[in-house]
This is a predicted structure of a 479-nucleotide part of an RNA (small-subunit ribosomal RNA, 5' domain) from an uncultured bacterium. Model confidence (mean pLDDT): 89 of 100. It matches the Rfam family "Bacterial small subunit ribosomal RNA".
Context: one part of a larger RNA
RNA sequence: GAUGAACGCUGGCGGCGUGCCUAAUGCAUGCAAGUCGUACGCAUAUCUUCGGAUAUGAGUGGCGGACGGCUGAGGAACACGUGGGUGAUCUGCCUCGCAGUGGGGGAUAACACGUCGAAAGAUGUGCUAAUCCCGCAUACGAUCCUUCGGGAGGAAAGCAGCAAUGCGCUGUGAGAGGAGCCUGCGGCCCAUCAGGUAGUUGGUGUGGUAACGGCGCACCAAGCCAAUGACGGGUACCUGGUCUGAGAGGACGACCAGGCAGACUGGGACUGAGACACGGCCCAGACUCCUACGGGAGGCAGCAGCAAGGAAUUUUCGGCAAUGGGCGAGAGCCUGACCGAGCAACGCCGCGUGCAGGAUGACGGCCUUCGGGUUGUAAACUGCUUUUGGAUGGGACGAUAAUGACGGUACCAUCCGAAUAAGCCCCGGCUAACUCCGUGCCAGCAGCCGCGGUAAGACGGAGGGGGCAAGCGUUGUCC
Numbered sequence: 001g002a003u004g005a006a007c008g009c010u011g012g013c014g015g016c017g018u019g020c021c022u023a024a025u026g027c028a029u030g031c032a033a034g035u036c037g038u039a040c041g042c043a044u045a046u047c048u049u050c051g052g053a054u055a056u057g058a059g060u061g062g063c064g065g066a067c068g069g070c071u072g073a074g075g076a077a078c079a080c081g082u083g084g085g086u087g088a089u090c091u092g093c094c095u096c097g098c099a100g101u102g103g104g105g106g107a108u109a110a111c112a113c114g115u116c117g118a119a120a121g122a123u124g125u126g127c128u129a130a131u132c133c134c135g136c137a138u139a140c141g142a143u144c145c146u147u148c149g150g151g152a153g154g155a156a157a158g159c160a161g162c163a164a165u166g167c168g169c170u171g172u173g174a175g176a177g178g179a180g181c182c183u184g185c186g187g188c189c190c191a192u193c194a195g196g197u198a199g200u201u202g203g204u205g206u207g208g209u210a211a212c213g214g215c216g217c218a219c220c221a222a223g224c225c226a227a228u229g230a231c232g233g234g235u236a237c238c239u240g241g242u243c244u245g246a247g248a249g250g251a252c253g254a255c256c257a258g259g260c261a262g263a264c265u266g267g268g269a270c271u272g273a274g275a276c277a278c279g280g281c282c283c284a285g286a287c288u289c290c291u292a293c294g295g296g297a298g299g300c301a302g303c304a305g306c307a308a309g310g311a312a313u314u315u316u317c318g319g320c321a322a323u324g325g326g327c328g329a330g331a332g333c334c335u336g337a338c339c340g341a342g343c344a345a346c347g348c349c350g351c352g353u354g355c356a357g358g359a360u361g362a363c364g365g366c367c368u369u370c371g372g373g374u375u376g377u378a379a380a381c382u383g384c385u386u387u388u389g390g391a392u393g394g395g396a397c398g399a400u401a402a403u404g405a406c407g408g409u410a411c412c413a414u415c416c417g418a419a420u421a422a423g424c425c426c427c428g429g430c431u432a433a434c435u436c437c438g439u440g441c442c443a444g445c446a447g448c449c450g451c452g453g454u455a456a457g458a459c460g461g462a463g464g465g466g467g468c469a470a471g472c473g474u475u476g477u478c479c
Base pairs, nucleotide, nucleotide: 001478002477003476005475006474007473008472009471012351013350014349015348016347017346018344019343020309025307026306027305029304030303031302034063035062036061039060040059042057043056044055045054046053047052070262071261072260080186081185082184083183084182085181086180089179090178091177094175095174096173097172098171099170100169101168102136104134105133106132111126112125113124114123115122116121143152144151145150158167159166160165188234189233190232195225196224197223200222201221202220203219204218205217206216207215237259238258239257240256241252242251243250244249264285265284266283267282268281287298288297289296290295315341317340318339319338323337324335325334326333327332354384355383356382357381364375365374366373367372389416390415391414392413393412394411398406423468424467425466426465427464428449429448430447434463435462436461437460438459444451445450
């Protein structure tokens, strides 16, 4: 000098930031991912010109739930950073093209009636729709085969509107953005870790993947790595950066941004353009809860909040007004992302606690050589000002036609009144600031040197002084 700090004493205001560093310990409660009736049938309610319309609800279907948010346990690795490669790859939504959208069939939830169960829920029969599912036709291009002539097999869905048309659907090419994989180089400690390795290293074949590859498998060969540190152990998310320093360097990686990893612990796949999926599924385990004992339910390392641990870290707040995201043709709905407010001197910055005059100098305190000195222009007193504060009135920007949580906030004007506002540490040397009293190697101080055993500038108190100041000291940590 710095700090995500803590502790002691003290504490007026504002702006901007920051706030579980410990137990990746366990969690009550609420909320954090839905949306679409312009894909579809049904039920209920209302209206009805009896054709139907509107609203709501659960369900089928579509898109989203792989983003956003949290955490840093693991991991020394192509995890990260940086530069390349991918003729070894994929890509929903979006943009620009090309071609098409013909004709059939089927099932099922909802619903109805049953059955089982304490519940969670399960199950039987029957009915039904679709942008649900399956064939047929067609095939520019795409895929496969090819004797390069050609051949094979492969797609679709409709909805709204009077209409124009709009939104969609299928195949395919390109782009944008995203992702997978490979690779050169770079960044911790221990040699009191010296040898390690059998799918190990390579080949052939085959399987698998979007894709290369021992990625898996069968067979064959015997390789491969290592003192330029293999293997083992310890520690650790990485980076942009942050702190310090003249720099070189050293230390660190909180907030913000990029990447990675994780979601009670371990394992697994399903769906999907994308996951091996925080608020999805299955299995096992630990834990908690419900139970009629047969069986079930759960996962805050989301936002608040609770318990525990700890020196220590906030509200069970407001709003979708803005920015952004999901769905929707739209109106709109959802959004603890976000925007705000609240708490905390935790940090930085700014402001204030008044200004001017006022005595050879009050009172009091302290010291004294008893003359006086000092506190000290300090106070009183006089004049002035009103930042801050209080009252009243006006009142935003942020929003674009409408829409403002913040907020009657910021800000502005008028009025009131010095009014509402100073502490902490130190004074032996280092180091700026000295006397008296008390104590008597006691009580105590102390960062180092060292003070204290009867005149202690070093202990305790007082007066005075010095330094910082809404803070001041102490402690921890880094340079």